[in-house]
Molecule: SAM riboswitch aptamer (S box leader)
Organism: Acidimicrobiales bacterium
RNA sequence: UAAUCAUAAAGAGGAUUGGAGGGACAUGGCCCUAAGAAGAUCCGCCAACCACCCAACUUGGGAACUGGUGGCAACGCCAUGGACUAUGAGGA
Numbered sequence: 001u002a003a004u005c006a007u008a009a010a011g012a013g014g015a016u017u018g019g020a021g022g023g024a025c026a027u028g029g030c031c032c033u034a035a036g037a038a039g040a041u042c043c044g045c046c047a048a049c050c051a052c053c054c055a056a057c058u059u060g061g062g063a064a065c066u067g068g069u070g071g072c073a074a075c076g077c078c079a080u081g082g083a084c085u086a087u088g089a090g091g092a
Base pairs, nucleotide, nucleotide: 001092004089005088006087007086008085013043014042015041016040017039021032022031023030025081026080027079028078029077044072045071046070049068050067051066052062053061054060076084
């Protein structure tokens, strides 16, 4: 990077920095934001995909100490659209 499979109405934020945008994309809404957006750093938290544990024979259950990811306004914010997007896993 392109496929495959799974998941996407639950859950979980403070500080410092920064200084005007942000909520994937298009159109239309709606919302967040100088009582400080995005981004970055630190700490914390949530969840439980993988590692892990038990049973079992490829499915069910468990834990959250540790490790690999992910996430922490609103259903992926809403509607419509599409080879849509995001994350994980094991392969190529």